Description:
The RNA shown here (Bacterial RNase P class A) has 362 nucleotides and comes from Ectothiorhodospira marina. Its Rfam family is "Bacterial RNase P class A". Gene Ontology terms of the family: dimeric ribonuclease P complex, ribonuclease P activity and tRNA processing. Of the family's consensus pairs, 93% are formed in the model.
[in-house]
RNA sequence: GGAGUUGGCCAGACAGUCGCUGCGGACCCCACGUCGCAGAGGAAAGUCCGGGCUCCACAGGGCAGGGCGCCAGGUAACGCCUGGGCGGCGCGAGCCGACGGAAAGUGCCACAGAAAACAUACCGCCGAUGGUCCCCGCCUCCGGGCAGGGGCACAGGUAAGGUUGAAAAGGUGCGGUAAGAGCGCACCGCGCGGGUGGUAACACGCCGUGGCAAGGUAAACCCCGUCCGGAGCAAGGCCAAAUAGGGGUGCAUUGGUGUGGCCCGCAUUGCACCCGGGUAGGCUGCUAGAGGCGUGUGGUGACGCGCGCCCCAGAGGAAUGAUUGUCCACGACAGAACCCGGCUUACCGGCCGACUCCCCUC
Numbered sequence: 001g002g003a004g005u006u007g008g009c010c011a012g013a014c015a016g017u018c019g020c021u022g023c024g025g026a027c028c029c030c031a032c033g034u035c036g037c038a039g040a041g042g043a044a045a046g047u048c049c050g051g052g053c054u055c056c057a058c059a060g061g062g063c064a065g066g067g068c069g070c071c072a073g074g075u076a077a078c079g080c081c082u083g084g085g086c087g088g089c090g091c092g093a094g095c096c097g098a099c100g101g102a103a104a105g106u107g108c109c110a111c112a113g114a115a116a117a118c119a120u121a122c123c124g125c126c127g128a129u130g131g132u133c134c135c136c137g138c139c140u141c142c143g144g145g146c147a148g149g150g151g152c153a154c155a156g157g158u159a160a161g162g163u164u165g166a167a168a169a170g171g172u173g174c175g176g177u178a179a180g181a182g183c184g185c186a187c188c189g190c191g192c193g194g195g196u197g198g199u200a201a202c203a204c205g206c207c208g209u210g211g212c213a214a215g216g217u218a219a220a221c222c223c224c225g226u227c228c229g230g231a232g233c234a235a236g237g238c239c240a241a242a243u244a245g246g247g248g249u250g251c252a253u254u255g256g257u258g259u260g261g262c263c264c265g266c267a268u269u270g271c272a273c274c275c276g277g278g279u280a281g282g283c284u285g286c287u288a289g290a291g292g293c294g295u296g297u298g299g300u301g302a303c304g305c306g307c308g309c310c311c312c313a314g315a316g317g318a319a320u321g322a323u324u325g326u327c328c329a330c331g332a333c334a335g336a337a338c339c340c341g342g343c344u345u346a347c348c349g350g351c352c353g354a355c356u357c358c359c360c361u362c
C1' cells in the first nucleotide's frame, strides 16, 4: 500500500419565527392566555418467541395438542445471549450448523440400475467338485472301457472388477483360492469394555476385546427427554345521565285497566323515598423502569454486585410540524399507543477499536 474478518458508535449541523402535546410556576380559585422546561427509533416495523402486569379457572395428577432438543453458564424468562465440544467451509482472522434416537415399530426412496433392504446376480471371473456332450491319448477279449490330457460352460461357485444412482453389506496391502471373499493376517477405520484428561459435551499416538454387527430419510409418522392452564390494556378498576329499565318500603286505596257471569284472588297502573346493576359519557390503568449515565469491583465472556448522579414522549381522531437564514460530506430505512428482554426484516453513508492474508521498503 492492497484485500478482508470482527466488535462498537453516529444517523445532517447551528440559529431565528410561528404552531401542536405534556408537565411546572406566578397571576384571587378553575379555564383561557402568559412564562419556563421536555417532546420517537436503531429498528418505534413484522407481531415470530420470552416475561411483567390484569382478569378468569385451578387439591393433585393425567390425556390430547403444541414448542424445544450437543454441554456448561447467564437471565425474570426464552426458541435469546456467552463460553466450550463436534461437524462443514475458508491459506487465515473467522464464518455456518433443527447438532437426541434409524441394532423399538410403520412408511417413503422418482429416473437409472441385477438389486433401494427381502438381499440379489446383468456383464464379468471360475468351473476345483458333479455331469460325461466333443477332441486327443491309453487299454482292449473289438462290444467297449479309463482313475490321463485338452475343450464345452450344463449344473454349480463367486461378489474381487465393470455398469446405475444422491445413496449399493469398511479401506489399503500381503497371504490364500479353481476363481474369490475378513476366509486368514498387518495397519487404518468402526463397535463394546476399561483407563487417563475434562464439571460436562467430548477427546486420547492408552489398554483389552469383537472380524465388523447389513443404506438413507425423524424440517415422515413415531420413540425418548424437557417446557407450556386460558385470555389479553378493546386486560382490568372507579364515578355515573336519561323521557331506558330492575328490586324493596310507605302512601293512595270504595281508585283505574285486564282476566272473569260476579265476588275473592292474580297481573298491571299513580306518588314519595331507598337500594344496588349498568348503557352513553368521564376518570384511571399510563409510564420511576428487570431504567439511563459515570465509576469501582468479580468473571475469559454473556452478566452480576457496590457507590454516586439523573428523570428521559405519554396522545386519545390521536402532538412531535411548517418556514427563513448560514454551512457541509447534500442526508437512507422509517413514526411511539400498557411496559420490558430478544429474534427477524428494511436501511444513503460515515467514524473508532481489534485482528488476518498478500506485496513493497528499511
Base pairs, nucleotide, nucleotide: 001358002357003356004355005354006353007352008351009350010349012327013326014325015324016323017322018321020039021038022037023036024035025034041333045344046343048342049341050340051339052338053232054231055230056229065228066227067226068225069224070084071083072082073081074080085099086097087096088095089094100223101222105221106220107217108216109215122162123161124158125157126156129155130154133151134150135149136148137146138145139144170188171187172186173185174184175183189212190210191209192208193207194206195204196203197202236284237283238282239281246275247274248273249272250271251270255269256268257267258266259265291310292309293308294307295306296305297304298303328331